[in-house]
Annotation: Predicted 3D model of a 102-nucleotide RNA (FMN riboswitch aptamer (RFN element)) from Holdemania massiliensis. Its mean pLDDT, the model's own confidence on a scale to 100, is 83. Taxonomically the source falls in Holdemania (Bacteria, Bacillota, Erysipelotrichia, Erysipelotrichaceae). Its Rfam family is "FMN riboswitch aptamer (RFN element)". Its family is annotated with FMN binding in the Gene Ontology.
RNA sequence: UUCAGGGCAGGGUGCAAUUCCCGACCGGCGGUAAACCCCGCGAGCCAAAUUUGGCUGAACUGGUGAAAUUCCAGUGGCGACAGUACAGUCUGGAUGAAAGAA
Numbered sequence: 001u002u003c004a005g006g007g008c009a010g011g012g013u014g015c016a017a018u019u020c021c022c023g024a025c026c027g028g029c030g031g032u033a034a035a036c037c038c039c040g041c042g043a044g045c046c047a048a049a050u051u052u053g054g055c056u057g058a059a060c061u062g063g064u065g066a067a068a069u070u071c072c073a074g075u076g077g078c079g080a081c082a083g084u085a086c087a088g089u090c091u092g093g094a095u096g097a098a099a100g101a102a
Base pairs, nucleotide, nucleotide: 001102002101003100010022011021012020024089025088026079027078028041029040030039031038036077037076044055045054046053047052059075060074061073062072063071081092082091083090
C1' cells in the first nucleotide's frame, strides 16, 4: 500500500411479523490432524487518564489414525447493540473498524 463476513427459499397466524410457528440458509482471524461449539484474537458493551482492564455464545457419541472435541458418520447446540409484532439472516452505526493476510 492492497485485501480483509456470510445467510430465511417456500408456507401458517395476524391489522401488522424475513422478528412468533413449520421449515430454510450462513459461519471472521491465528494456532493445531483440516474447527461457528478446543485455546486465543477481533468486532460489540462498560469503566477509566488515551494506557489498560472487565463483560461478551454454543458438542457430545462412535469410527479411523502415531496424532483429530478439527476428518468421516450420527444426533445436537450457539450467534452483539439500536429500530420494529419478540431478529444470527431486514434496516442502522458500517462504502466504518479491526484480528490478520499478501